[in-house]
Molecule: SAM riboswitch aptamer (S box leader)
Organism: Cyclobacteriaceae bacterium
RNA sequence: GAUUUAUAAAGAAGCGUGGAGAGUACAGGCUCUUUGAAGCGCUAGCAACCAUCUCUUAAAUAAGAGAAAACGGUGCUAAAUCCUGCUCCCGGCAAGGUGCCGAGGAGAACUAUAAACC
Numbered sequence: 001g002a003u004u005u006a007u008a009a010a011g012a013a014g015c016g017u018g019g020a021g022a023g024u025a026c027a028g029g030c031u032c033u034u035u036g037a038a039g040c041g042c043u044a045g046c047a048a049c050c051a052u053c054u055c056u057u058a059a060a061u062a063a064g065a066g067a068a069a070a071c072g073g074u075g076c077u078a079a080a081u082c083c084u085g086c087u088c089c090c091g092g093c094a095a096g097g098u099g100c101c102g103a104g105g106a107g108a109a110c111u112a113u114a115a116a117c118c
Base pairs, nucleotide, nucleotide: 001118003116004115005114006113007112008111013043014042015041016040017039021032022031023030026085027084028083029082044077045076046075049073050072052067053066054065055064056063057062086107087106088105089104090102091101092100093099
């Protein structure tokens, strides 16, 4: 890096360094930011994916349920993946232009993370 599966409205920030951008990329919106952005370092914290432990089913290595915890491997710590973009549905307005509005619903795609595999 490719593929598959799962999760993504919950949760958790200070200091130092740095010096102008940041919120994945693109577009639109909105937001954060010299009362100091990104990045980097330190410390602290959050969660419970894998691992661990218990139980059940199974019967080799599998599946399901539950528990504890940061001192096993990762991850994360503004805002819903910040929102929208594609498809379908719903509500309202307009009127015959498949229009406009909606932090309404479902799905897909994208992205991120974990695990497995190549």